[in-house]
RNA sequence: AGAGUUUGAUCCUGGCUCAGAUUGAACGCUGGCGGCAUGCCUUACACAUGCAAGUCGAACGGCAGCACGGGUGCUUGCACCUGGUGGCGAGUGGCGAACGGGUGAGUAAUACAUCGGAACGUACCUUAUCGUGGGGGAUAACGCAGCGAAAGCUGUGCUAAUACCGCAUACGCCCUGAGGGGGAAAGCGGGGGAUCGAAGACCUCGCGCGAUUAGAGCGGCCGAUGCCUGAUUAGCUUGUUGGUGGGGUAAAAGCCCACCAAGCCAACGAUCUGUAGCUGGUCUGAGAGGACGACCAGCCACACUGGAACUGAGACACGGUCCAGACUCCUACGGGAGGCAGCAGUGGGGAAUUUUGGACAAUGGGGGAAACCCUGAUCCAGCCAUUCCGCGUGUGCGAUGAAGGCCUUCGGGUUGUAAAGCACUUUUGGCAGGAAAGAAAUCGCACAAAUUAAUACUUUGUGUGGAUGACGGUACCUGCAGAAUAAGCACCGGCUAACUACGUGCCAGCAGCCGCGGUAAUACGUAGGGUGCAAGCGUUAAUCGGAAUUACUGGGCGUAAAGCGUGCGCAGGCGGUUCGGAAAGAGAGGUGUGAAAUCCCAGGGCUUAACCUUGGAACUGCACUUUUAACUCCCGAGCUAGAGUAUGUCAGAGGGGGGUGGAAUUCCGCGUGUAGCAGUGAAAUGCGUAGAUAUGCGGAGGAACACCGAUGGCGAAGGCAGCCCCCUGGGAUAAUACUGACGCUGAGGUGCGAAAGCGUGGGGAGCAAACAGGAUUAGAUACCCUGGUAGUCCACGCCGUAAACGAUGAAUGUUAGCCGUCGGGCAGUAUACUGUUCGGUGGCGCAGCUAACGCAUUAAACAUUCCGCCUGGGGAGUACGGUCGCAAGAUUAAAACUCAAAGGAAUUGACGGGGGCCCGCACAAGCGGUGGAGCAUGUGGUUUAAUUCGAAGCAACGCGCAGAACCUUACCAGCUCUUGACAUUCGGGGUUUGGGCAGUGGAGACAUUGUCCUUCAGUUAGGCUGGCCCCAGAACAGGUGCUGCAUGGCUGUCGUCAGCUCGUGUCGUGAGAUGUUGGGUUAAGUCCCGCAACGAGCGCAACCCUCGCCCUUAGUUGCCAGCAUUUAGUUGGGCACUCUAAGGGGACUGCCGGUGAUAAGCCGAGAGGAAGGUGGGGAUGACGUCAAGUCCUCAUGGCCCUUACGGGCUGGGCUACACACGUGCUACAAUGGUGGUGACAGUGGGCAGCGAGACAGCGAUGUCGAGCUAAUCUCCAAAAGCCAUCUCAGUUCGGAUUGCACUCUGCAACUCGAGUGCAUGAAGUUGGAAUCGCUAGUAAUCGCAGAUCAGCAUGCUGCGGUGAAUACGUUCCCGGGCCUUGUACACACCGCCCGUCACACCAUGGGAGUUGGUUUUACCCGAAGGUAGUGCGCUAACCGCAAGGAGGCAGCUAACCACGGUAGGGUCAGCGACUGGGGUGAAGUCGUAACAAGGUAACC
Repeated sequence: AGAGUUUGAUCCUGGCUCAGAUUGAACGCUGGCGGCAUGCCUUACACAUGCAAGUCGAACGGCAGCACGGGUGCUUGCACCUGGUGGCGAGUGGCGAACGGGUGAGUAAUACAUCGGAACGUACCUUAUCGUGGGGGAUAACGCAGCGAAAGCUGUGCUAAUACCGCAUACGCCCUGAGGGGGAAAGCGGGGGAUCGAAGACCUCGCGCGAUUAGAGCGGCCGAUGCCUGAUUAGCUUGUUGGUGGGGUAAAAGCCCACCAAGCCAACGAUCUGUAGCUGGUCUGAGAGGACGACCAGCCACACUGGAACUGAGACACGGUCCAGACUCCUACGGGAGGCAGCAGUGGGGAAUUUUGGACAAUGGGGGAAACCCUGAUCCAGCCAUUCCGCGUGUGCGAUGAAGGCCUUCGGGUUGUAAAGCACUUUUGGCAGGAAAGAAAUCGCACAAAUUAAUACUUUGUGUGGAUGACGGUACCUGCAGAAUAAGCACCGGCUAACUACGUGCCAGCAGCCGCGGUAAUACGUAGGGUGCAAGCGUUAAUCGGAAUUACUGGGCGUAAAGCGUGCGCAGGCGGUUCGGAAAGAGAGGUGUGAAAUCCCAGGGCUUAACCUUGGAACUGCACUUUUAACUCCCGAGCUAGAGUAUGUCAGAGGGGGGUGGAAUUCCGCGUGUAGCAGUGAAAUGCGUAGAUAUGCGGAGGAACACCGAUGGCGAAGGCAGCCCCCUGGGAUAAUACUGACGCUGAGGUGCGAAAGCGUGGGGAGCAAACAGGAUUAGAUACCCUGGUAGUCCACGCCGUAAACGAUGAAUGUUAGCCGUCGGGCAGUAUACUGUUCGGUGGCGCAGCUAACGCAUUAAACAUUCCGCCUGGGGAGUACGGUCGCAAGAUUAAAACUCAAAGGAAUUGACGGGGGCCCGCACAAGCGGUGGAGCAUGUGGUUUAAUUCGAAGCAACGCGCAGAACCUUACCAGCUCUUGACAUUCGGGGUUUGGGCAGUGGAGACAUUGUCCUUCAGUUAGGCUGGCCCCAGAACAGGUGCUGCAUGGCUGUCGUCAGCUCGUGUCGUGAGAUGUUGGGUUAAGUCCCGCAACGAGCGCAACCCUCGCCCUUAGUUGCCAGCAUUUAGUUGGGCACUCUAAGGGGACUGCCGGUGAUAAGCCGAGAGGAAGGUGGGGAUGACGUCAAGUCCUCAUGGCCCUUACGGGCUGGGCUACACACGUGCUACAAUGGUGGUGACAGUGGGCAGCGAGACAGCGAUGUCGAGCUAAUCUCCAAAAGCCAUCUCAGUUCGGAUUGCACUCUGCAACUCGAGUGCAUGAAGUUGGAAUCGCUAGUAAUCGCAGAUCAGCAUGCUGCGGUGAAUACGUUCCCGGGCCUUGUACACACCGCCCGUCACACCAUGGGAGUUGGUUUUACCCGAAGGUAGUGCGCUAACCGCAAGGAGGCAGCUAACCACGGUAGGGUCAGCGACUGGGGUGAAGUCGUAACAAGGUAACC
């Protein structure tokens, strides 16, 4: 520090996800040791049991119990007595219990943090001054009596105090009318010489007590600032805000009361709702921030729930009291008791959180003079891998690279120096021994000092001595034995380090995101191996980060989400220039504070670290103070450049009102006139003989204003258009004068605001939702047509929205230009033109900006100010609530749930019922066919035991098959073999191999007998080796079994179409572009020109073969002009010619004319030439597409079968047949049939062959058989042609079908061959819709040959003979090429995609109501309590001689008030029959709305 994911690819926007760190965690697997720390986050749920606050006898009366002493009785070890001593239960009294410990329910401010303040209190402690005199009356304990189950209580009697109450005194204190008045105390202990009298008085010391002073620490109160969320909470408040006077408090104050006034708070967010203890800090982050507030520390609040006070220095009190309530327990039913959010512990809840431990040794706290006691505070131990830190599980050598595992190309590789083995070490653990620090005070003794009359006592200091350890025989140290006691978890497709095998087969499963799995899964499961971390590792949850994804630092708004429709304008924010003042902001310095801990730095202590500790820095803050005056604010005085006012001139569909004009439509009236009009793609509905349309004249009425007219003008926007008049707003310009910052923006607010719509009243010609009819259509609630009502128009009032758009808020300033246009001014020879200037309105374009497109002085550039708005898509601009509206609806505006995208711009393709250019037997023009018939053949379907399999639009279907009777053959039935029909190796045995003939059984395979011929190679001479045969086995053979979607190879197709690419350069952020586009031209990306391109490659063309002309060479089997010869080129002879087969030549737009751009090229019934513009034909098939075809040609991965899915055999089938289709043959006849005649080819083939010729047969053919391994012999007859006849008929056409008789091949002709003869003589008279081929030696027509092959050809492949017609042209159909355009397509239009309906599930709105929470109003009730009043009952201290009084208490009353109750509101939540829409789902239904001109342009 980034990465993955939208796309075919790209850039951007934008969300989702990941890598990091962290945790009081939990869960899964695993687990050696130690140190440090943490440990109910959930039910502030309920709690059994024990403990957590006591102490003081030096305050007191006492003595139940214990110990000692004393005394008495005496049975000398017992009983009794004795407070005498140590001490002490219970009690009185003092202090403490308000601390410490727990929890976070409540609380959004009576809290907390920071900084300040004045009107206060304070026990213990410190400081200072003074005092501590003299009396009195009670009471608990206790005794007696009584009540009660208990808790507990009552009566009576005795008694003490540092308990209680007067009196005296009063420096200081308090009150005051300044004269005065008022108010206190308590004693206890140690020691002591003289005096008195033992105790004691007395003296002294210490402690205590009372009053007052000051302080420290602590506490109470007030203020400022900061402190979460919601405006779908906008108004709140009546003790409320203030005053006066009282009361009250420790103290200020409406804190409380009476009266008076009517205020106070709030958009800088009051009130209300929700949530929440706050902070130091913790986690994260570069920081700014964000989230959190466990442990530790400070503050607050609470203590079963609610209320209340008492005591006290302090509480409205966790382990106190009273009352009410809920709950639990005891009970004798009358009544009582309790409060773990103290420490342990229990139940419950929960994913989840420990021992009913030890000790007061240390630190601290309470009491005490002290010893000491108490202390679940605390210190320790225990449990838990819960976190952090440290250590270990060995170290070195060790290759035959062991065995085993896994993989394998079978060679090997890997695990792996890993193990074994050898040598060594001993941390940890075990055993044994030693052994701390934490402990020093208090205390004893000695000395000194203080105090004192005192060397007592007491205090302080110094020295010295001894005691005290829960942890714990722990840390630590030493020794002994022994590698001994100690490794797991996750991951391995990318992100992200790490790969193979097997299993599985869209199943099981995985998954953080993208995604993986449908038979070769590095993604599932297992194994081997590897990677990462390690006593842990993963997962889940959560926070921050990455996320600049809320943007202060640090984002945006033309098209991605985002500028309010547009003005005015209050508040607010911002604001020109000069001077002076002040000093609020701001800057600088200082002071105080910012607790400690934490973080950081430097040290120190535990062996290290974590951890602990010392010091420093820091705590970015707040307050006070001094100072500065540039900037901002404020105050004052000026200025004129912003803004405004006045004056002149100007343009304009700016607005409102009134009037007026012509054209046109429609209607009405009267004529003329006759059969149609209108309408459409075509029609029909409609109108018209009752007279339309057309035409002439006249009239009515409403609405809109042609031409001018425009990239024009005006207006804030919406918007505004005939002409004239009236009223009126704004703007521009020119020159001066004046005011003197008066300005800009603008949340709320308010005005205007197209169309449609609403209300009331008019108006209504045309147009026209709804509606009706006619068409179209599968349907057509549409598009088209004929009608037609609201509405459109006017007046008034609503509505307040639009793709209200420049998808671009307003204002100001700055920043190259060029060309138009509108309005005004100025200048120049002045209506023109040119220049210049101000204001508008357009086009292009530089810098700059932008993701790109694009914007570019009218900014989307550079800056400033203010406002509005955005934060993934859907749900949704929806629901609920509020506001507005007559309504329609508008405005404000969510959530659950769901997806991993949605989107912008641009690129390359593909596509379009987009455009342009061009080509092709593509159409057109022609010729001949197919589709109808019969037959042949292939396919589908059906059938069958089997009808083997494949091929499927073009590009399957006379295709694989260049030839199924057996074989082929893969299929079926039956029979049969199992190392096999075939290959290699191993073991054993035998051994001469190959072949013929004749048998037997059998359907045959096979089994088996006899006989004959022949006698493999090497050799060491051995059946020794190979070969061969046999036997039994093991490896293996074998498979036309599956997968062509695992493959190679081969092939088809687009297409013989002209395309497809690359290098370098250039342009672009990039995908990509350029080149390859453009202008011409070509069959061609063929060539030329131009050009940021220059070159190159694969294709095109050419090179190759063949045909056409000529030449050279060579003449046998070919040829024959001369010569001779023959029946015959037969023979001699010859090689001139033909021909053959080798090599050359020839054609190149080369020449001429025209045209074109002077090019490339094109044109010419031009020349020449055998051939002319590629001369004809062939071979040749670019990059690629179709997961095209083929595993059944072959090869091959994987899977499957192995006495069978392999091998052999016989028979059958592939030849079936209601039917459908393709390809052909033969015809339907006279361009023909039949008969006759008999002329002219070429390619090819031939020895298991072609077979002349002869003979036989009507013939197929048979018999004999010359020649020929072929320019020699042969197949071989060419046929269309010509002549004659038939005369338009189902025929002398046609030949199917069938019968009989034959021929040939073959082991075999039934299923199932071909041919021959005779006989038979079907359909068919030119073929519907539709459709195919062909542009010249072509179509058409005619025959011939060959491959396959024993035989079988209408098929296929070739060959020659005869030999046409037509092409104006490119509008249309099909296919293709190039350019361009649109796109929501990229599996690419056979694409994408919308909505209803049906089904399932999910969340949600409404909903009669119902249940609960919370809050509020009115009223009722009124516990305890304090206050006030009363107090006739009761009453020790004081006064009084007494009566009595003062004072007090019980009781009673009043207001306040908790709980509770009644009635009514607000608000929130749960449930709810039914219902609304939404979302998601597998291949459901109906249509086809959108994307291309999406077939009616789309959208608001």
Notes: Small-subunit ribosomal RNA from an uncultured bacterium, 1500 nucleotides, folded computationally. The prediction has a mean pLDDT of 84. The sequence is in RNAcentral, with records from ENA. Rfam family: Bacterial small subunit ribosomal RNA. Rfam links the family to the GO terms ribosome and structural constituent of ribosome.